Molecule: Bacterial RNase P class A
Organism: Saprospiraceae bacterium
RNA sequence: UCUGUUAACCGUUCUAUCGCUUUGAAAAAAGAGGAAAGUCCGGACAACGUAGAGCGCCACACCAUCUAACGGAUGGGUUCAUGGAUUUCAUGAAACAGAUAGUGCCACAGAAAACUAGACUUUCAUACUUAGGUAUGAUAAAGGUGAAAACGUGUGGUAAGAGCGCACGAUGGUAUUUGGUAACAGAUAUCAUGGGUAAACCUUGUGGGUUGCAAUGCCAUGUACACCGGAGCUCCUUUUGGAACAGGGUUGCUCGCUUUGUAUUCGCUUCGGGGGGUAGGCAGCUAGAUCUUACUUGUGAAAGUAAGGCCAGAUAAAUGAUAGAAAUUUUGGGAAACCGAAAUACAGAAUCCGGCUUACAGGUUAACAGGCAUU
Numbered sequence: 001u002c003u004g005u006u007a008a009c010c011g012u013u014c015u016a017u018c019g020c021u022u023u024g025a026a027a028a029a030a031g032a033g034g035a036a037a038g039u040c041c042g043g044a045c046a047a048c049g050u051a052g053a054g055c056g057c058c059a060c061a062c063c064a065u066c067u068a069a070c071g072g073a074u075g076g077g078u079u080c081a082u083g084g085a086u087u088u089c090a091u092g093a094a095a096c097a098g099a100u101a102g103u104g105c106c107a108c109a110g111a112a113a114a115c116u117a118g119a120c121u122u123u124c125a126u127a128c129u130u131a132g133g134u135a136u137g138a139u140a141a142a143g144g145u146g147a148a149a150a151c152g153u154g155u156g157g158u159a160a161g162a163g164c165g166c167a168c169g170a171u172g173g174u175a176u177u178u179g180g181u182a183a184c185a186g187a188u189a190u191c192a193u194g195g196g197u198a199a200a201c202c203u204u205g206u207g208g209g210u211u212g213c214a215a216u217g218c219c220a221u222g223u224a225c226a227c228c229g230g231a232g233c234u235c236c237u238u239u240u241g242g243a244a245c246a247g248g249g250u251u252g253c254u255c256g257c258u259u260u261g262u263a264u265u266c267g268c269u270u271c272g273g274g275g276g277g278u279a280g281g282c283a284g285c286u287a288g289a290u291c292u293u294a295c296u297u298g299u300g301a302a303a304g305u306a307a308g309g310c311c312a313g314a315u316a317a318a319u320g321a322u323a324g325a326a327a328u329u330u331u332g333g334g335a336a337a338c339c340g341a342a343a344u345a346c347a348g349a350a351u352c353c354g355g356c357u358u359a360c361a362g363g364u365u366a367a368c369a370g371g372c373a374u375u
Base pairs, nucleotide, nucleotide: 001371002370003369004368005367006366007365008364009363010362012326013325014324015323016322017321018320020031021030022029023028033346037357038356040355041354042353043352044351045212046211047210048209052255053254054253055252057208058207059206060205061204062076063075064074065073066072077096078094079093080092081091082090083089097203098202102201103200104197105196106195120143121142123138124137125136126135127134128133151169152168153167154166155165156164170193171192172191173190174189175188176187177186178185179184216283217282218281219280225274227273228272229271230270231269232268233267234243235242236241244262245261246260247259248258249257250256290309291308292307293306294305295304296303297302327344328343329342330341331340332339333338
């Protein structure tokens, strides 16, 4: 200096004229984002509610910390991958509880893919033999198939072999012990050595009430329900009530809780059908788990203290149009200064906030890797 990867930030500015909305008596002041998108998570807030419990269903899953909370963030551990290195480093990823509770699956190939699963070639022993082989038994060391086949290397031993013995290791369990808040890492001893898969069913642990600003609350206006059909209308007790039945409310179901009714010449509680009126306004609605700056604590996410600030609240939905200049990028001319031309991304609040995911012309910063040049 160029390229790539990762992470973070910016992503148009100013002037003039006219126009729109909110606040204000006026003058004036303010007015769409880093994602406002997706509607994927978590909440604030509101109603059910005076009260829940069980099941179902769903989500998460190493440790510690941050946070109002999270399926989020920060740091660490373990495993895997890549690069380098020669025993350690860097970067990235993880859907990182459990396979000794049980069930299922592992195609094809292969002798055999899990009940104490298996013997194709080769090897060894015995017998027979037409000298090519055949039969019986032993074996799992060597070879073959496969993603994966009875822990690995060496050695002794054996008919040939095998943890059959020995030495050194690998993985896992248990006990003791060292370091660490912990996950975990190390050491010693001892036991075991035939898998994998749970984004297969499942088991364990933790958590989750539902609906959502079109929630919810208030005011005004207006009307006709006197219509049709279905269900229930019992018992005890004595004036209070209890049980039972029917219906409503609360969450998908059940139980519980709560509420209304139980009449007798036309009543009450409800379910469904039909019909009529209204569609207006106010609140919720923007002062917040808020923003900026400085200092302190912490590896960090973040927390604390102090000072200062108020930066949309529309309701068919305002936040703009025109002109000029500047900024950035590309490009033509030019030795240079400079002159000219073109372009400026993704995209628009609607109760609010914290995350996640996705889109994006161009620019800036940092780290790492590689190339080239120079010293």